[in-house]
Context: one part of a larger RNA
RNA sequence: UGCAUACGGUGGAUGCCUUGGCAGCUGGAGGCGAUGAAGGACGUAGGAGCCUGCGAAAAGGUGAGGGGAGCCGGCAAACAUGCAUUGAUCCUCACAUGUCCGAAUGGGGAAACCCACCUACUGUCAGGUAGGUAUCUGCACCUGAAUCCAUAGGGUGUAGAGGCGAACCCGGGGAACUGAAACAUCUAAGUACCCGGAGGAACAGAAAUCAACCGAGAUUCCCUGAGUAGCGGCGAGCGAAAGGGGACUAGCCCUUAAGCAGCUUACGUUUUAGUGGAACCGUCUGGAAAGUCGGGCGAUACCGGGUGAUAGCCCCGUACACGAAAAGGCGUAGGGUGUGAAAUCGAGUAGGUCGGGACACGUGUUAUCUUGACUGAAUGUGGGGGGACCAUCCUCCAAGGCUAAAUACUCCCAGCUGACCGAUAGUGAACCAGUACCGUGAGGGAAAGGCGAAAAGAACCCCUGUGAGGGGAGUGAAAGAGAUCCUGAAACCGUAUGCAU
Numbered sequence: 001u002g003c004a005u006a007c008g009g010u011g012g013a014u015g016c017c018u019u020g021g022c023a024g025c026u027g028g029a030g031g032c033g034a035u036g037a038a039g040g041a042c043g044u045a046g047g048a049g050c051c052u053g054c055g056a057a058a059a060g061g062u063g064a065g066g067g068g069a070g071c072c073g074g075c076a077a078a079c080a081u082g083c084a085u086u087g088a089u090c091c092u093c094a095c096a097u098g099u100c101c102g103a104a105u106g107g108g109g110a111a112a113c114c115c116a117c118c119u120a121c122u123g124u125c126a127g128g129u130a131g132g133u134a135u136c137u138g139c140a141c142c143u144g145a146a147u148c149c150a151u152a153g154g155g156u157g158u159a160g161a162g163g164c165g166a167a168c169c170c171g172g173g174g175a176a177c178u179g180a181a182a183c184a185u186c187u188a189a190g191u192a193c194c195c196g197g198a199g200g201a202a203c204a205g206a207a208a209u210c211a212a213c214c215g216a217g218a219u220u221c222c223c224u225g226a227g228u229a230g231c232g233g234c235g236a237g238c239g240a241a242a243g244g245g246g247a248c249u250a251g252c253c254c255u256u257a258a259g260c261a262g263c264u265u266a267c268g269u270u271u272u273a274g275u276g277g278a279a280c281c282g283u284c285u286g287g288a289a290a291g292u293c294g295g296g297c298g299a300u301a302c303c304g305g306g307u308g309a310u311a312g313c314c315c316c317g318u319a320c321a322c323g324a325a326a327a328g329g330c331g332u333a334g335g336g337u338g339u340g341a342a343a344u345c346g347a348g349u350a351g352g353u354c355g356g357g358a359c360a361c362g363u364g365u366u367a368u369c370u371u372g373a374c375u376g377a378a379u380g381u382g383g384g385g386g387g388a389c390c391a392u393c394c395u396c397c398a399a400g401g402c403u404a405a406a407u408a409c410u411c412c413c414a415g416c417u418g419a420c421c422g423a424u425a426g427u428g429a430a431c432c433a434g435u436a437c438c439g440u441g442a443g444g445g446a447a448a449g450g451c452g453a454a455a456a457g458a459a460c461c462c463c464u465g466u467g468a469g470g471g472g473a474g475u476g477a478a479a480g481a482g483a484u485c486c487u488g489a490a491a492c493c494g495u496a497u498g499c500a501u
Stems, first nucleotide, its partner, number of pairs: 001500009015486001016450002020421002022418007029410002031164002039101003042055003046079001049075003061095006070083002106115003116133007135161009168199001169197005179186001183233001209216002220247005230238002251402003254346001259339003263335010274322003280295003284291001296313002298302001304316003351375008361387001382397005437444002457485001460472004
């Protein structure tokens, strides 16, 4: 040094577990904000730190309701000081307080800071307390230039707006990579992205619609029609509609209306705390019984979880039955308020020409819709459409407006489900994680779970540096469960013995 065997060290795989995730279903909710939001800074407890809560009235104040024995949040034990059947802690509702920043709004500003003015009250002065002072828009009023009238401008009062938020929705703009096996029309795609706006849904919507000589009767969504008819360097590709079957149904107004919104009253229902809730004992093994054996009982409750191993009957629950002083949601009915409200049945409109865009439809034989420029009717004896265009026929009435449901989505709340994961998995995050750390910044972004049933977490003794670590003793079922703590694989490193060299 190698091989073998035995025993260890290191290491943290595997098994088991789950506080956390993932995907859904059902119901709810679908907003918060100048009455100052979302998000923060700084404070706040008897004692340092962090998390949670709260705001100088600061782990809290007041009232009402529930509840019924302990409590003073967690890491985190002990002490101190207190509270509590004259009902505390805790839970629900309402109210109050709510520093500073932040739309941030008196001015400024390098966010959480600096500096002001006005009014009222108060104080002996210094000062203190309370309220107000941004901008824009609507309305009302007062003023008021160049410039006579006026207008612009200035000001006062009053009402509203502003910002944030996951997706869904509507509108205004709008790519490229890519595909076409290159590439320019085309595609990707009206996608990504930017901007504006709204709602719990949005948009659309009661025929100047389809259809085809028969008829239908607003819109939206699903299945089909159908990868059909078509469009297309007729390439790549793009791609309907009528009709049929379903979901859901609702019609109205411009003749002061249909309705809609919020306020209030009554009734019903529901949400935000809760309450009651059946039935078991013994034996054996064991550290421990829920396991074994024996004998019982309940069940509108044998969903589920916990308890020292596997519990219908030990505990929490579950089926079932009840419950609200206060506040909120929804429905119906009544009352009163606001809105509808723009206008006078639709004229610079329909139509036309040129240039674009949208329609499945790329200008094509291209109807229809829309409009930047230029034009420009008729008025029901009228007008539009039926895919060039004309006639006949059929059908409808534009240029004003409102409208629930069926549909889309889930930041959020509650319950439930899973041939979903089980710590290199499942969220990036089971653990004080968008943290530590990296970056000037935009941004990137971890690792890290498990003693035991219970801390019973090892008094005391010994070695030692008043160490680290260990040996006894003790606890425990187990300490080869000792806090680097369940199990404890392999790589890797040793000790002992044998053999080989």
Large-subunit ribosomal RNA, domain I from Exilibacterium tricleocarpae, 501 nucleotides, folded computationally. The prediction has a mean pLDDT of 86. Its Rfam family is "Bacterial large subunit ribosomal RNA". The sequence was found in a public genome assembly.